Molecule: c-di-GMP-I riboswitch aptamer
Organism: Ornithinibacillus caprae
RNA sequence: AUUUGUAAAAGGCAAACUACUUGAAAGGGUAGGACGCAAAGUCAAGGGUCUACGGUUAUCAUACAUGAUUGAUAUACUACGAUCGCCUGAUUACCAAU
Repeated sequence: AUUUGUAAAAGGCAAACUACUUGAAAGGGUAGGACGCAAAGUCAAGGGUCUACGGUUAUCAUACAUGAUUGAUAUACUACGAUCGCCUGAUUACCAAU
C1' cells in the first nucleotide's frame, strides 16, 4: 500500500421501550436501556419512505358588488421539513488477517 472481515483481542456505536425536553408534525436532543451494527463514523448529493406549519386546489359560508375579502372543512396536491439504523454515491478511520 492492496484486498478481506473466517477466528481472536482492544475498544466503539446503540433499536424497541421509559423519563425529561424540543418541534405544527414527521422527527431531534439528554439520561437510562440493548435489538442489532465492521463504518450503525461524517455528508440529505440521487432514489425511496415519513410528515404537511405554510402554500395550492376544491366545497360551503361570509360582506361587498362581479373578482376579489374573510372564515370553516378536506381519504386532495405540494418539501422548503425529516430519515445516512432504507438503498446508492462521496469522504475519513480502529483492529486483525492478507